[in-house]
RNA sequence: GGGCGUGUAGCUCAGUUGGUUAGAGCGCGCGGUUCACGUCCGCGAGGUCUGUGGUUCAAAUCCACACACGCCCA
Numbered sequence: 001g002g003g004c005g006u007g008u009a010g011c012u013c014a015g016u017u018g019g020u021u022a023g024a025g026c027g028c029g030c031g032g033u034u035c036a037c038g039u040c041c042g043c044g045a046g047g048u049c050u051g052u053g054g055u056u057c058a059a060a061u062c063c064a065c066a067c068a069c070g071c072c073c074a
Stems, first nucleotide, its partner, number of pairs: 001073007010026004019057001028044005050066005
């Protein structure tokens, strides 16, 4: 330099063919349980869905260009 893939919560990841409110596990906070810690149970907080622009009545989802990371080729 060329090609391909990935980017969603602190971490690991789902999210169907664009459409009702963006979710799970772990972690975190609070409460219950315990002498206490852990386990277990309940509740909760936490997101501009990498950025900018475009298409559309409507975009995490489609398109373009950037950026970051990974793999392959040279």